This is a predicted complex of two RNAs, RNase P RNA and transfer RNA, with 445 nucleotides together.
């Protein structure tokens, strides 16, 4: 110092003026409200609504069955489909390095819905002798048998209705590869090596990696096909949900039902708790308080932890509307300014987004 | 805020228990027919199957993601 790659933060600033919106104090004012001060006021995604939970109600939520997610191992957490670390599989590619060239080499780093096809069902179009206890089109051989021809025999030629699957060929996939023996010709038939299997030894919590023996291959693919294992999951959502007013006739018709039944209750049975329900016509109300933001909370330091994370000590309070605030002008400055707007609250994911600022980790080059 | 449905050719709709070239009607072009002109008849063109990834030998069709459209439903008695 170049190169490549991961990660974190921040998201124009600052001043003036005029607003809009809560909340505090004061003042007017019967009251509705109005004036002044002071202090607050959007996001890393406030978005998609795609997991996960808190929180409410319904039996504090129960039992079967049925569905639904999840899916290598460990951990982390309130809890996940998240996040940390490991494993194993797969894959580049910079700078350099090699080579005439075309190309190779080449870390960090990316990706991985990575239980089970020796539980069973079931798909593999087309092409192709054969597509799953398969098969011989083209080829390969005639040892033994068995035919045909010749020959007195031995034997010789020469063929499939024999024998082979080594090579060709089809196809995404053809029942271990590659080489050697060995054979008529081939073949795990037998050998060395790699693969591949269950055991068995080591080291690991583990997933799994190593090792040396055996075994001659027997067990292709697919589960984002049905399904099988493991493990999780009640139901609904702040219009939840309580309270306070207000309003009215707890009205009319048609249906089901009248405790073997109907609702709450979610696809079904049982259990539970109520005692009617559903639709249609007509009515009526269309307010106001709670919930509501102090929280799994933010910052800072120390400790454990490789790391997500924990634990402990100080500090800090930062929107909460209800038709719905959070804007605009103006100067001055720089790096010229992106995608976007909270609505019960948080922890991920995902997408969208000008730029800028700081770090890891890796390979190479210099110098020392 | 729950919940559920489409997206395929200019337009309306089939396929979606994976099998190659993706149909149909209708609209457009072209030729016959007709004096012309419709209808009729023969024949053609035209498709990122919303967009991306991904599973598989193979995707319109199966999975995940994003985009766009639509519908339905919540007071009181």
């Nucleotide at each position: 110092g170049a190169a490549g790659u991961c990660g974190g933060c921040c998201a124009g600033g600052c001043a003036a003026c005029c607003g809009c919106u809560g909340c505090g104090c004061g003042c007017c004012c019967u009251a509705c409200g109005g004036c002044g001060c002071g202090g607050g006021g959007a996001g890393g995604a406030a978005a998609g609504u795609c997991c996960g939970g808190g929180c409410u109600u319904c039996a504090c939520a129960g039992a079967g069955c049925g569905g639904g997610a999840u899916g290598c191992c460990g951990g982390c957490u309130a809890a996940c489909g998240g996040c940390c670390g490991g494993g194993c599989g797969c894959u580049a590619u910079a700078a350099g390095c090699c080579g005439c060239a075309a190309g190779g080499c080449g870390a960090a780093g990316g990706c991985g819905a990575c239980g089970g096809a020796a539980a069973g069902u079931g798909c593999a179009a087309c092409a192709g002798a054969g597509a799953g206890u398969a098969g011989a089109c083209c080829g390969c051989c005639c040892a033994a048998g068995u035919c045909c021809g010749g020959g007195c025999a031995a034997c010789c030629g020469g063929a499939a209705c024999g024998g082979c699957a080594a090579g060709g060929g089809u196809g995404a996939a053809a029942c271990g590869g590659c080489g050697g023996g060995g054979u008529a010709a081939g073949a795990g038939c037998c050998c060395a090596c790699c693969g591949c299997g269950g055991a068995c030894g080591u080291g690991g919590c583990a997933a799994c990696a190593c090792g040396g023996a055996c075994g001659g291959c027997a067990c292709g693919g697919c589960a984002a096909a049905c399904c099988c294992c493991a493990u999780c999951c009640g139901a609904a959502g702040c219009a939840a949900g309580g309270c306070c007013a207000a309003a009215u006739a707890g009205g009319g018709a048609a249906g089901c039902a009248c405790a073997u039944g109907g609702c709450g209750u979610g696809g079904c049975u049982c259990g539970c708790g109520u005692c009617g329900c559903u639709u249609c016509c007509g009515g009526g109300u269309a307010g106001g308080c709670c919930g509501c933001u102090g929280g799994a909370g933010c910052g800072c330091a120390u400790c454990g932890g490789c790391a997500a994370c924990g634990a402990u000590g100080c500090g800090c309070c930062u929107a909460g509307a209800g038709g719905a605030a959070u804007g605009g002008u103006u100067g001055c400055c720089c790096a010229c300014g992106a995608c976007a707007g909270a609505a019960c609250c948080c922890g991920g994911c995902u997408u969208a987004u000008c730029g800028g600022c700081c770090g890891g980790c890796u390979u190479c080059c210099c110098a020392c | 805020g729950c919940g559920c449905c489409c997206g395929u050719a200019g337009c309306u709709c089939a396929g979606c228990u994976g099998g190659a070239u993706a149909g149909a009607g209708u609209a457009c072009u072209u030729g016959g027919c007709u004096a012309c002109g419709a209808a009729c008849c023969a024949a053609g063109g035209g498709g990122u199957c919303g967009g991306g990834c991904g599973u598989u030998c193979g995707a319109a069709u199966c999975g995940c993601u994003c985009c766009g459209g639509g519908c339905g439903u919540g007071c009181c008695a």